[in-house]
The RNA shown here (SAM riboswitch aptamer (S box leader)) has 103 nucleotides and comes from Ornithinibacillus caprae.
The coordinates come from a structure-prediction model, not an experiment, and the mean pLDDT is 81.
The organism belongs to Ornithinibacillus, within Bacteria.
It was read from a public genome assembly, where an Rfam model found it.

RNA sequence: CUCUUAUCAAGAGAAGGCGGAGGGAAUGGCCCUAUGAAGCCCGGCAACCGAUAAUAUUUUUAUUACACGGUGCUAAAUCCUGCGAAUCAUUGCGAGAUAAGAG
Repeated sequence: CUCUUAUCAAGAGAAGGCGGAGGGAAUGGCCCUAUGAAGCCCGGCAACCGAUAAUAUUUUUAUUACACGGUGCUAAAUCCUGCGAAUCAUUGCGAGAUAAGAG
């Protein structure tokens, strides 16, 4: 980078430290930001994978718990968006993000 599967309206510092002007994927909007952006550290949230424990069960496996390890996340629905159906809501596909597996 490509493919497959699952999830994406919940949650997490309104005032932690360093840092200093950008950031929200892309286009167009609309926003955030010197009342401090990105990034790093700390804290926190969640529970995708593994570990552990309990229960059921035939070793498989499933459910629940936990948060030890690997990630992830921590403004706004994935901030809205493109194509189709409906047109008050909503919904299918596409694009994107994350995890697990494969090439």